This is a predicted complex of two RNAs, RNase P RNA and transfer RNA, with 420 nucleotides together. The coordinates come from a structure-prediction model, not an experiment, and the mean pLDDT is 75. Rfam match: Bacterial RNase P class A. Its family is annotated with tRNA processing, ribonuclease P activity and dimeric ribonuclease P complex in the Gene Ontology. Rfam classes the family as a ribozyme.
[in-house]
RNA sequence: AGAGCAUAUCGAACAGUCGCGUAUAAAAUUCGCAAGGAUUUAUAUGAGGAAAGUCCGGGCUCCAUAGAGCAAAAAUGCUGGAUAACGUCCAGUGAGGGUAACCUCAAGGAAAGUGCAACAGAAAAUAACAGCCGUGCUGACACGGCAAUGGUGAAAAGGUGAGGUAAGAGCUUACCGCUGGUAUGGCGACAUACUAGGUCAAUGUAAACCCCAUUUGGAGCAACACCUAAAAAGAAGGCUAAGGCUGCUCGCCAUCUUCUAACUUGGUGGCUUGAGAUAUAUAGCAAUAUAUAUUCUAGAUAAAUGACUGUUCAAGACAGAACCCGGCUUAUAGAUAUGCUCCAAUA
RNA sequence: GCGCCAUUAGCUCAGUUGGUAGAGCAGUUGACUCUUAAUCAAAUGGUCGGAGGUUCGAAUCCUCUAUGGCGCA
Numbered sequence: 001a002g003a004g005c006a007u008a009u010c011g012a013a014c015a016g017u018c019g020c021g022u023a024u025a026a027a028a029u030u031c032g033c034a035a036g037g038a039u040u041u042a043u044a045u046g047a048g049g050a051a052a053g054u055c056c057g058g059g060c061u062c063c064a065u066a067g068a069g070c071a072a073a074a075a076u077g078c079u080g081g082a083u084a085a086c087g088u089c090c091a092g093u094g095a096g097g098g099u100a101a102c103c104u105c106a107a108g109g110a111a112a113g114u115g116c117a118a119c120a121g122a123a124a125a126u127a128a129c130a131g132c133c134g135u136g137c138u139g140a141c142a143c144g145g146c147a148a149u150g151g152u153g154a155a156a157a158g159g160u161g162a163g164g165u166a167a168g169a170g171c172u173u174a175c176c177g178c179u180g181g182u183a184u185g186g187c188g189a190c191a192u193a194c195u196a197g198g199u200c201a202a203u204g205u206a207a208a209c210c211c212c213a214u215u216u217g218g219a220g221c222a223a224c225a226c227c228u229a230a231a232a233a234g235a236a237g238g239c240u241a242a243g244g245c246u247g248c249u250c251g252c253c254a255u256c257u258u259c260u261a262a263c264u265u266g267g268u269g270g271c272u273u274g275a276g277a278u279a280u281a282u283a284g285c286a287a288u289a290u291a292u293a294u295u296c297u298a299g300a301u302a303a304a305u306g307a308c309u310g311u312u313c314a315a316g317a318c319a320g321a322a323c324c325c326g327g328c329u330u331a332u333a334g335a336u337a338u339g340c341u342c343c344a345a346u347a
Numbered sequence: 348g349c350g351c352c353a354u355u356a357g358c359u360c361a362g363u364u365g366g367u368a369g370a371g372c373a374g375u376u377g378a379c380u381c382u383u384a385a386u387c388a389a390a391u392g393g394u395c396g397g398a399g400g401u402u403c404g405a406a407u408c409c410u411c412u413a414u415g416g417c418g419c420a
Base pairs, nucleotide, nucleotide: 002342003341004340005339006338007337008336009335010334012312013311014310015309016308017307018306020046021045022044023043024042025041026040028039029038030037031036048318052329053328055327056326057325058324059323060220061219062218063217067250068249069248070247073216074215075214076213077212078092079091080090081089082088093107094105095104096103097102108211109210113209114208115205116204117203129150130149131146132145133144134143135142136141158176159175160174161173162172163171177200178197179196180195181194182193183192184191185190224269225268226267227266233260234259235258236257237256243253244252245251276295277294278293279292280291281290282289283288313316348419349418350417351416352415353414354413357372358371359370360369366403375389376388377387378386396412397411398410399409400408
């Protein structure tokens, strides 16, 4: 210098003019029956790392502050830890990939049971087509033995060498693999060593059904609460049946259906001080936790955050809050910092 | 806000326990005809919306994503 890996940060900057939302203050004016709202001026303040997808988890609200039993369904699935919680994160184990830094993994059970494995092949799971060997004198053929060799296939019943045999074979043996046990290390997944086993006879698939373990009540801020004369009401029917609590039984609630009529979508709260943000210290490998200090940073309801001018540069990507948080996923021009790897060259 | 569905040839659609992707119409070529249409015959045309995974093997199973559409309040 080139190529790359990991982690973290930023995501145009500055100045001026005009305009918009919200909060506070001040006066008046005005709309509405009312609850309440609007107008003007001044000051302050005003989008993101994803505000997105709505894929998970929680807060909050109502249904009984959430019930019992059975069944079904869904999600998760190595170990330990973090967290309010999680399917998230951190640290490890094992497996796979990469020259390496490093990356990836829905990673329980196939000996509980069922299903499937096209074509090819004798056979796809109680294996025997060709072949090898023996006997019947030989051949043909028949009976018996074998699973080395060949062919098929994604996959063929542990692999290699030696012994052994009629021919062969874990039939025997050495090594490797596999399974079990014991010891040691580790909280553990697991690792290492020793030892036993040839009945190592049962291949793969569970992102096929299924089994095991753990977890899961429903609805969602258009929830819901309050205010105003009102945000409705009236009639009929149903009578333990139907309806709500996701299927059934129990239990609980007291409603449910039809018709008529009215409203033409009133106002306020919920709404942003929160598992908050920033900095430092301590504990921890880390996720994170604790302590101290500082700080308040959009809150609309037809819905604001824009336009113009000037200067600078690397010439501006993806993209716009709507109850709020923690994650995940997806989109994203480019810039910066730290640590590390490979290769080449020079000294 | 809460849910659901579709995407396969140029067009409209099939495709089920995962095993060689099909049909109709359109287009192309040939035959028939004086010519065209109709008719007959033949061939062509597909990475099954995209990416990744599971599996020996994926249109089909799983995850993410794009586009289009529907329902409820």